[in-house]
RNA sequence: GCCACUUUAGCUCAGUUGGUAGAGCAACGCAUUCGUAAUGCGUAGGUCUACGGUUCAAGUCCGUAAAGUGGCU
Numbered sequence: 001g002c003c004a005c006u007u008u009a010g011c012u013c014a015g016u017u018g019g020u021a022g023a024g025c026a027a028c029g030c031a032u033u034c035g036u037a038a039u040g041c042g043u044a045g046g047u048c049u050a051c052g053g054u055u056c057a058a059g060u061c062c063g064u065a066a067a068g069u070g071g072c073u
Base pairs, nucleotide, nucleotide: 001072002071003070004069005068006067007066010025011024012023013022019056027043028042029041030040031039049065050064051063052062053061
């Protein structure tokens, strides 16, 4: 220098044909217990990497840039 892939909650990851963003773990509260852990119930937490384009509508489609991973030279 070239190619491919990835970027969504604190972490690991889903998200179908473009149509109100989700799960597990973690955190917090309550119940349970003499107390802790475990367990049960509940709560909160997101500019979907950035900018632009298409569209009535974009996490999803298109372009550019950034970061990361792998490969080639």